This is a predicted structure of a 1449-nucleotide RNA (small-subunit ribosomal RNA) from an uncultured prokaryote.
Its Rfam family is "Bacterial small subunit ribosomal RNA".
The RNAcentral record of the sequence draws on ENA.
């Protein structure tokens, strides 16, 4: 972009087109081919005469205009219309040929004499239902038959001999026609070259087939047909077979090329129910004739007839779907006709359809209060939107009124004129002039009037691609979708609305074809890894080919003819108001054929020539191949000897050999394979491949000088041959090794890896397979285009005793690397560069190298090789990350090495389960569990039971009343209700306002209801790990990379070198606290040496000391050896209180975990609103068969008891901490002294050291758990607190498998304190006392961090996958059959017809004088031949129990 379109919505007019693509399915009715009386005969009508007469009827004549039946004839009905079944063909289409016909037309020559027998109609009779017939008579012609004649026709032996007519009208002038003939035009038939779909999983066809010679046939060539002869003919340039298809101009697409199609128009061609045959005719094998077969439909008296819409309309059926049973012959053609005309569903019109094409219109103009209303809101406002309304115009098209065409020329008549015939002023022809006739469409196109915005808009989209977005609903539901894809509660993607956009009497969808696709690439692609080089190699047929010259003129190329129909496309110019649409006229039609001509390259022909290619001759390397001899080392077996217990295996062991003598060892022997070392990225081979030595046969390469040949070349569909391993066949042969298979081990199993054993087979010989990651994933073959190195083997050449060196030059080999190329990787003179020539191959992924047929093969199985169905990717080749039971390097109390736990016992306390009217709720591996909760008896409190409230316990706004509080009584578990008293607020401008209580409407208020996967903000983690990233350069097509990577060091991306990088930011470090020595400035409540004094730093002095707190010092790898790159730092050392971060501590980069937190606070959105909100009493968060974290306490003597004695830091303390005295065993309790605290007070520190005592036991060890009796808090300890005393004395004897902290003032242990808090800690926070072990070292566990590598992961290894079961749904394949449609053979069979035969009946014309002949007709036979049978081989297409694999979820 297009469409003979279908659908959905929708719908105003008008022009020009189109309009059964399906069932070439069946057809009711009407029509569509007649026409000619001037060819013929008859009847009839009407008219004219005359006759009879029954006076309305019958006879004769007659007759022309006329009509009307059917018939004889003549022309037409072969055109015109219809459709595409069939046809892969000379069917079309282009260009050519010749051996033909042609009715009516045109043109020229001739000609038309004389005769004859019939026949339909008719008329009688007669069958039949009907169709339609039979028999006798009668009759005409342009029907039919003979004779005559014959320029020119035809035959032919060249003598000759065959062959015609018809007349009709006339006005008498002629005109129409008839036969003969020639030529012509038309039409038409035949031949041939070239083009004309797909399949090779269709390779071979073919006997009238190919040719010939005679002959018959046709109009006409010709195996068209026949005899008879020769064996041809076609085919990889696709015969033959299948399938599908009517071909063409053109049509739609496309820049072209091409690609797709073949409606309507137009040419050609095939059909006309289906099959088959002929007849008439110029023309047919004949759409609306015949004849017969067949099927279907209809009539019938059952006996036997009738038909054919793929003509116009119509009907029925089929379909997604295609119109009126109109009108006219006016027009433009046809057919007859002498005209007139009369047929004509061709054709002109109109109807039906937005089917498409083009053109019109629904108003226009002004109009801001930017109206109402609807959306949206950020609540201001924006939008629809000048759009409505409202004023002021216009009236196309419609409806309404009048009018109103072209399209008509002929023709006919009529009147006139000329003028031919003629004697004509008759008539008649021709040719002009005027008048008249006559239009289906149709009162249509068009014009006119008057009224009046009046009657006239929809339809899809709106995430991207694509123009155009918000809002509500829904909640992975519904639904959308052309490709990505959208929805799982804030959807620009579903569904409304609003608002946009695009197009508009339409718009969308759906199907189709082309583009876009360079995605079958001629133009214009590719094969190293993405799909794709055959395993390799000789060679056939094609393709392609070197240098001169010379002719040819195949190909080219050039002038020119002829043709390439018309239409349509493109150009100009007119016609319809415009357009579309039509018309004239011009290009163009790129072809194809003929005539002339160029000679440069092609080819073809002739001569040549050495560079291509070959050969000869000399040398050279070499696991090249065949074949036959040999030869050692070493497995393993066999005999003999020595010998005496194991061997042998393996991670670690068994199975196995072995006192019947193994292994080990010495000695002989036997038998098979394979050759160590040299040995190399080394050599040869085509490739598969080839390795001891040695003899024959043999085959490529190479170098080097010369001679020959003279283009002999290159590639190579088919074919042909070679081809690893396994494997197969026959025979041989097996030492070792070794599928299968036996054990044995391992494992969860272990039909493996690992062990002992072991047979095919490995060898050998002949003969098979024909495949491999048969690899360089790179096909052969020339040609050219920078270099360096290393190798292997010639030649020369310069040195040189020689090994050797050094240089040029060939062949080969393997690595680096420039231009170039390639998506990158990469390849690069051995190219994946540049260019030629040829051969092979690819064309998303799966399905599949599968199936099915073919062919090889003995199999195994090889080679060729589809579909259906399925995905939206499936590959490459790189990049950043992650991530390995990949590597290197490095760290961490990570592992080792310690020291002490958990895990077993009781308590405790917190999870989970489970109970419960509830046990409110959160955390959930490390990173949840003694956590939120720094303290659940009421209270908290959210949970539940009951019993109350409704604007509410809290806020802000409004009215009214009234100062609120406070106190009593009374009911009630309590809230809360009554009744009562007490009291009479501030401020005022006197009007009133605050503030507080009560009431009272409403807007609110309220929630610890959900959603931490809407949110902030805070918080855990990885982790105090060292790392994260930027800015400009630079490098790459990009992602990206460099800097950050190396080499060194560090705790560290710490810091130094180096370097396409130079910088720079956010971690690391430091800066900041505590803490460790000093100084210094301050002394009161701390201190107290010196001087008094006390019982005492108790006081007076003191400012030194300790301490307090402020402020400086001090360390910096600074100094000194060594090391290291004269670094950076590391390693001893020295000083120092401290040493290389001195020690803790706060500090936590990008980011990860939809980590956690809506119940700490805040917050969208949603929900609750006399309840999911608010009040109260009680219970509940404390339950108990159980498991789990986490702690305290024990099990004892390093220890318990008792006793006196001794050193601490922190920190608290007025609703407080309390000395001291007294009173209790005691928990405490009565008093109070001091202290707002370096003053007084908690406070005694404990372990620890002495002394005693217990002596190994369930205990003088351990305390749980009950009984009793008590204290304290506090409205209240029942569920539910803690202590105290007296009694009771449970498990527990150091803990399974696992686990867990800790590297120094650390761990272990001891105790003090403190938040919370009436009151409760074995918990949490912080003090301090005493005070260790160990660290070899990173192998391994786990965790990080840096480099590098593989990756099919990217949600990122807790990834991603693979088959099989099981289920369900598609397709397909095989399969015993089974059913159909083709096609071939071969027999049978034989309608109808034409051809011959034949003379049986029967017979008018011609012939005879007759008898009879000739011709005819019918009948028979014979060939041929359709249907129709029987048999058998193929093909394909359906179906099938089962069955097989495949996709799909």
């Nucleotide at each position: 972009a297009a469409c003979g379109a279908a659908c959905g919505c929708u719908g105003g007019c008008g022009g020009c087109a189109u309009g059964c693509c399906u069932a070439a399915c069946a057809c009711a009715u009407g029509c569509a081919a007649g026409u000619c009386g001037a060819a013929c005969g008859a009847a009839g009508g009407c008219c004219c005469g005359g006759g009879g007469c029954u006076u309305g009827c019958c006879c004769c004549g007659g007759u022309c205009a006329c009509c009307u039946u059917a018939g004889u004839g003549g022309c037409g009905a072969a055109c015109g219309g219809g459709u595409g079944a069939g046809u892969a063909a000379c069917g079309c289409g282009u260009g050519g040929g010749a051996a033909c016909c042609u009715g009516c037309c045109c043109a020229g020559g001739g000609g038309c004499g004389g005769g004859g027998a019939a026949u339909a109609a008719c008329u009688a009779c007669u069958g039949g239902a009907a169709a339609c017939g039979g028999u006798a008579g009668c009759u005409a012609a342009u029907a039919c038959c003979g004779c005559a004649u014959a320029c020119g026709u035809c035959c032919u032996c060249a003598g000759g001999g065959a062959g015609a007519a018809a007349g009709g009208c006339u006005u008498c002038g002629g005109c129409c026609a008839c036969c003969c003939u020639u030529g012509g035009a038309u039409g038409g038939u035949c031949c041939c070259g070239c083009g004309u779909c797909u399949g090779a999983u269709u390779a071979g066809c073919u006997u009238g087939u190919u040719g010939g010679u005679g002959u018959g046939g046709u109009a006409a060539a010709g195996g068209c047909g026949c005899a008879c002869c020769a064996a041809g003919g076609c085919g990889a340039c696709g015969a033959u077979c299948a399938g599908u298809a009517g071909c063409u101009g053109g049509u739609c697409u496309g820049a072209g090329a091409g690609g797709a199609u073949g409606a309507u128009c137009a040419g050609c061609c095939a059909c006309a129910c289906u099959g088959g045959g002929a007849c008439u005719g110029a023309g047919a094998c004949a759409c609306g004739g015949c004849c017969c077969a067949g099927a279907c439909u209809c009539c019938u008296a059952c006996g036997g007839g009738a038909g054919g819409c793929a003509g116009c309309a119509g009907u029925g059926g089929g379909g997604a779907a295609u119109a009126u049973u109109g009108g006219a012959c006016a027009a433009u053609g046809g057919g007859c006709g002498a005209a007139a005309g009369c047929c004509u569903g061709a054709u002109c019109c109109a109807g039906c359809a937005a089917u498409g094409c083009c053109g019109c219109g629904u108003g226009a103009g002004u109009g801001a209060a930017g109206a109402a209303g609807g959306c949206c809101u950020u609540a201001g406002g924006g939008u629809c939107g000048u759009a409505a309304a409202g004023c002021u115009c216009u009236u196309u098209c419609g409806a309404u009124u009048g009018g109103g065409a072209a399209g008509a020329a002929g023709g006919c008549u009529c009147u006139c004129u000329g003028u031919g015939c003629a004697a004509a002023u008759a008539g008649u022809g021709c040719a002009g002039a005027g008048g008249g006739u006559g239009g289906a469409c149709g009162g249509u196109a068009c014009c006119u009037a008057a009224a009046g915005a009046a009657g006239a808009a929809g339809g899809a989209c709106c995430g991207g691609c694509u123009a155009a977005u918000u809002u509500c609903g829904u909640g992975c539901c519904a639904g959308c979708a052309g490709c990505c894809g959208c929805g799982g509660u804030a959807a620009u993607a579903c569904g409304a609305a609003a608002g946009g956009u695009c197009c508009g009497a339409g718009c969308g969808u759906u199907g189709u074809u082309c583009g876009g696709a360079a995605u079958c690439a001629u133009u214009g692609g590719g094969c190293g890894u993405a799909a794709a080089g055959c395993g390799c190699a000789c060679g056939u047929a094609g393709g392609c080919g070197g240098a001169u010259u010379g002719g040819u003129g195949u190909g080219u190329c050039g002038a020119u003819u002829g043709u390439g129909a018309a239409a349509g496309c493109c150009c100009a110019g007119g016609g319809c108001u415009u357009a579309a649409c039509c018309c004239u006229g011009g290009a163009a039609u790129u072809g194809c054929a003929g005539u002339c001509g160029a000679a440069a390259c092609u080819g073809c022909c002739a001569a040549u020539c050495u560079u291509g290619a070959a050969u000869a001759c000399u040398u050279g390397a070499u696991a090249g191949g065949g074949u036959g001899g040999g030869a050692g080392a070493a497995u393993u077996c066999c005999u003999g000897g020595u010998g005496g217990a194991g061997c042998a295996g393996u991670g670690a062991a068994a199975u196995g050999c072995g006192u019947a003598g193994a292994g080990a060892u010495c000695a002989g022997g036997a038998g098979g394979a394979a050759u160590a070392c040299c040995g190399g990225a080394g050599g040869c081979g085509a490739a598969g491949g080839c390795g001891c030595c040695u003899g024959c046969c043999u085959g490529g390469c190479a170098a080097g000088a010369u001679a020959u040949u003279g283009a002999c070349g290159c590639u190579g569909a088919g074919g042909u041959g070679c081809g690893a391993a396994a494997g197969c066949g026959u025979g041989g042969g097996g030492a070792g090794c070794a599928a299968a298979c036996a054990g044995g081990a391992u494992u969860a199993g272990a039909u493996a890896c690992c062990c002992u054993g072991g047979u095919a087979g490995u060898c050998c010989a002949c003969g098979c397979c024909g495949u491999a990651a048969a690899c360089g994933a790179u096909g052969g073959u020339c040609a050219c285009u920078a270099g360096g190195u290393g190798u292997u083997u010639g030649a020369c050449g310069g040195a040189u005793u020689a090994a050797c060196c050094c240089g040029u030059u060939g062949a080969g080999u393997a690595c680096c690397a420039a231009a170039g190329c390639u998506c990158a990787c990469g390849c690069a003179u051995u190219a994946a560069g540049u260019g030629a020539c040829c051969c092979g191959c690819c064309u998303g992924g799966g399905g599949a190298g599968u199936a099915c047929g073919g062919u090889c093969g003995c199999a195994a199985g090889g080679c060729u090789a589809a579909a259906a169905c399925u995905c939206a990717a499936a590959g490459g080749a790189a990049u950043u990350g992650a991530c390995g039971g990949g590597g290197g390097c490095c760290c961490g109390c990570a592992c080792a090495a310690g020291c002490g736990g958990u895990g077993g016992a009781g308590u405790a306390u917190g999870u989970g389960g489970u109970u419960u009217a509830a046990u409110u709720c959160g955390a959930a591996g490390c990173a949840a569990c003694g956590c939120g909760a720094a303290g659940a008896a009421c209270c908290u409190u959210a949970c539940c039971u009951g019993g109350c409230c409704u604007u509410g316990a809290c806020a802000u706004c409004c009215c009214g009343u009234g100062a609120c509080c406070g106190c009593u009584a009374c009911a009630g578990a309590g809230a809360u209700g009554u009744a009562g008293u007490u009291u009479u607020c501030u401020c005022u401008u006197c009007g009133g306002a605050g503030a507080c209580a009560c009431g009272g409407a409403g807007a609110c208020a309220g929630g610890u209801g959900c959603u931490g996967c809407a949110u902030g903000g805070c918080u855990g983690u990885c982790g105090u790990c060292a790392g994260c990233u930027c800015g400009u350069g630079u490098u790459g097509u990009g992602a990206a990379a460099u800097g950050u990577u190396c080499g060194g060091u560090u705790a560290a991306g710490u810091c130094c070198g180096g370097c396409a990088a130079c910088g720079a930011g956010c971690g690391c470090a430091a800066c900041c606290c505590c803490u460790g020595u000093c100084c210094u400035u301050a002394g009161u409540u701390a201190c107290c040496a010196u001087c008094a004094u006390u019982a005492a730093g108790u006081u007076g002095g003191g400012g030194a000391c300790u301490c307090u707190a402020g402020g400086g010092a001090g360390a910096c790898u600074g100094c000194c050896g060594g090391u290291g790159u004269u670094a950076a730092g590391c390693c001893g050392g020295a000083g120092g209180a401290a040493g290389g971060c001195g020690g803790g501590g706060a500090u936590g980069a990008c980011g990860u975990c939809a980590a956690g937190u809506c119940c700490g606070c805040a917050u969208g959105g949603c929900c609750c609103u006399u309840a999911c909100g608010g009040c109260c009493a009680g219970g509940g968060c404390u339950a108990c068969a159980c498991a789990c974290g986490u702690a305290c306490u024990a099990c004892a003597a390093u220890g318990g008891u008792a006793g006196g004695a001794a050193c601490a830091a922190g920190c608290u303390g007025c609703u407080g901490c309390a000395a001291g005295a007294c009173c209790g065993c005691g928990a405490g309790g009565u008093u109070u002294a001091g202290c707002u605290a370096a003053u007084c007070a908690g406070u005694a520190a404990a372990a620890c050291a002495c002394u005693a005592u217990c002596u190994c036991a369930g205990u003088c060890c351990g305390g749980a758990u009950u009984g009793g009796a008590g204290u304290c808090u506090g409205c209240a300890a029942c569920u539910c607190g803690a202590c105290u005393c007296c009694a009771u004395g449970a498990a527990g004897u150091u803990g399974g498998a696992a686990u867990c902290g800790c590297u120094a003032g650390u761990a272990a242990u001891c105790g003090u304190g403190g938040a919370u808090c009436a009151g409760c800690a074995u918990g949490c926070c912080a003090c301090g006392g005493u005070g260790a072990a160990u660290a070899c070292g990173u192998u391994c566990c786990c965790g990080g961090g840096c480099c590098u590598u593989g990756u099919a992961c990217a949600c990122a290894c807790c990834g991603c996958c693979c088959g099989u079961c099981a289920c369900a749904c598609c397709a397909c394949g095989a399969a015993a059959g089974u059913g159909g449609c083709c096609c071939c053979a071969a027999c049978c069979a034989g309608a109808a017809g034409c051809a011959u035969g034949u003379g049986u009946g029967c017979u008018a014309a011609c012939c005879g004088c007759a008898a009879g002949g000739a011709g005819g007709c019918a009948g028979c036979a014979u060939a041929c031949c359709a249907a129709g049978g029987u048999u058998g081989a193929g093909g394909c297409c359906g179906u099938g129990a089962u069955u097989g694999g495949g996709g799909u979820g």